[in-house]
RNA sequence: GGGCGAUUAGUUCAGCGGGAGAACGCUUGGUCGACAACCAAGAGGUCACUGGUUCGAUCCCAGUAUCGCCCA
Repeated sequence: GGGCGAUUAGUUCAGCGGGAGAACGCUUGGUCGACAACCAAGAGGUCACUGGUUCGAUCCCAGUAUCGCCCA
């Protein structure tokens, strides 16, 4: 330098045109002599960024950035 893939909550990931979600973690309360576990509730998001298509974009298209793999 070229090709392919990935980027969504603190972490690991699902979702793939019209509600942003799960598990773990975190907070509060309950339970316990205490801790863990368990039960209930809650907080936490620029869906990497910019532009385009569309009535409407996390999702489609282009570019940029970062990471990974392969080739040179």
A computed fold for a 72-nucleotide RNA from Gracilibacillus halophilus YIM-C55.5, annotated as transfer RNA. Taxonomically the source falls in Gracilibacillus halophilus (Bacteria, Bacillati, Bacilli, Bacillaceae). It was read from a public genome assembly.